[in-house]
RNA sequence: CUGUGCUAGACGGGGAGCUAGCGGUGCCCUGAACCUGCAAUCCGCUAUAGCAGGGUCGAAUUCCCACCCGAGGUUUCACCGCCGGUCCGUGGGAGUUAGAGGCUGGCGAUGACAGCCCAAGUCCCUCGCAAUGGGGCGGUGCUGAACCCCGUCAGGACCGGAAGGUAGCAGCGGUAGGUGCCAUAACCAUGUGCCGAGGGGGUGCUUGGCUGGAGCCAGGAUCCUGGCUCCGCGAAUCGGUAUGGGAAAUCGACGGUGGGUGCACAG
Numbered sequence: 001c002u003g004u005g006c007u008a009g010a011c012g013g014g015g016a017g018c019u020a021g022c023g024g025u026g027c028c029c030u031g032a033a034c035c036u037g038c039a040a041u042c043c044g045c046u047a048u049a050g051c052a053g054g055g056u057c058g059a060a061u062u063c064c065c066a067c068c069c070g071a072g073g074u075u076u077c078a079c080c081g082c083c084g085g086u087c088c089g090u091g092g093g094a095g096u097u098a099g100a101g102g103c104u105g106g107c108g109a110u111g112a113c114a115g116c117c118c119a120a121g122u123c124c125c126u127c128g129c130a131a132u133g134g135g136g137c138g139g140u141g142c143u144g145a146a147c148c149c150c151g152u153c154a155g156g157a158c159c160g161g162a163a164g165g166u167a168g169c170a171g172c173g174g175u176a177g178g179u180g181c182c183a184u185a186a187c188c189a190u191g192u193g194c195c196g197a198g199g200g201g202g203u204g205c206u207u208g209g210c211u212g213g214a215g216c217c218a219g220g221a222u223c224c225u226g227g228c229u230c231c232g233c234g235a236a237u238c239g240g241u242a243u244g245g246g247a248a249a250u251c252g253a254c255g256g257u258g259g260g261u262g263c264a265c266a267g
Stems, first nucleotide, its partner, number of pairs: 001267006009057003012030004020046005034054005063260006072251006079245002081241006088234003092231008103219005113212003117209006123200006129193002131190004136184001138182006149174004157166003
């Protein structure tokens, strides 16, 4: 070096998760890769870390190691983006409000307006007067006695021989009482008064007087200025958001490059 037969090993790997840890089932990525059984209120194991059974390849394109690339995953960060708050600015918009200018109308030298100087009223208290009401007193009309009123009592009744006497209905006239009207000096009261007198209070209003002497009031649209509210825009700052970009860290499939790895027999 060649041939035959074996052995280690391989027949997928990775990420997150689970777990004390490892591997697997399940999820995701890669991309094509033996079969059967087990497994999420899980399964099998312990640093040689799926187990059990069967099959194929087998020392190299296929096994092992290092490096590169990098699908994809995970973690962190508030740089951009997004959301919200605060403050500032805005010669951006809308609304509202105040003032000024101008416009229209009215009042004004028969005095606007001001002074708040004077008086009165409006307000409060007391008194008077009036009004109204109340009861009382008086007059008058109508009534008026089943809690049996008074007088006179026709007729009739009773007693009596008679003379005469007794009680007494109706009627008439009255009384207490009831009710209406009129008047009412004095008394009491008042959600009363174009009333009167006295006192107080107050400069708010009204009226008048005095002084000065030209403005005053109302209206809606527009313009200007200022304030406030809301919206927009810009800047600063604070907080949130890792499901959008970005950055950092970490694991890393596929692929690429380099290196490494046996035993026996025969020639």
Predicted 3D model of a 267-nucleotide RNA (Bacterial large signal recognition particle RNA) from a Candidatus Zhuqueibacterota bacterium. Rfam family: Bacterial large signal recognition particle RNA. Rfam's curators write: The signal recognition particle (SRP) is a universally conserved ribonucleoprotein involved in the co-translational targeting of proteins to membranes. The sequence is in RNAcentral, with records from ENA. The prediction has a mean pLDDT of 76. A source record names the gene ffs.